c-di-GMP-I riboswitch aptamer from a Deltaproteobacteria bacterium, 94 nucleotides, folded computationally. Its mean pLDDT, the model's own confidence on a scale to 100, is 78. The model forms 89% of the base pairs in the Rfam consensus. It was read from a public genome assembly, where an Rfam model found it. Taxonomically the source falls in Myxococcia (Bacteria, Pseudomonadati, Myxococcota).
RNA sequence: GAGCUGAAAAGGCAAACCAUUUGAAAAAAUGGGACGUAAACCAUCAGCCUAUGGACUGAAUGAUAAUUCGGCCUAUAGCAUUCGGGUUGCCAAA
Numbered sequence: 001g002a003g004c005u006g007a008a009a010a011g012g013c014a015a016a017c018c019a020u021u022u023g024a025a026a027a028a029a030u031g032g033g034a035c036g037u038a039a040a041c042c043a044u045c046a047g048c049c050u051a052u053g054g055a056c057u058g059a060a061u062g063a064u065a066a067u068u069c070g071g072c073c074u075a076u077a078g079c080a081u082u083c084g085g086g087u088u089g090c091c092a093a094a
Stems, first nucleotide, its partner, number of pairs: 005092002012037002017032006040087003045084001046082001047079002053074002056071006
């Protein structure tokens, strides 16, 4: 110096859960809390979650306008904590 490797040290982040707020929901924000930890960044790569709205559709009411209750599909809403992917960074023992 390098690494497809990860001992130690320093520092950072913070799962579940709880409280408050936002949201139709998924989920998010803040505070507490630590399971863990490139858990730093990327949602226009793949994947996953949700379905207010929208498409199609069944039933009921109704009477050709619509309303209500479902089924099913849909991201424009989210998840980077998905032991997927990409990008970048710190330390350096064997």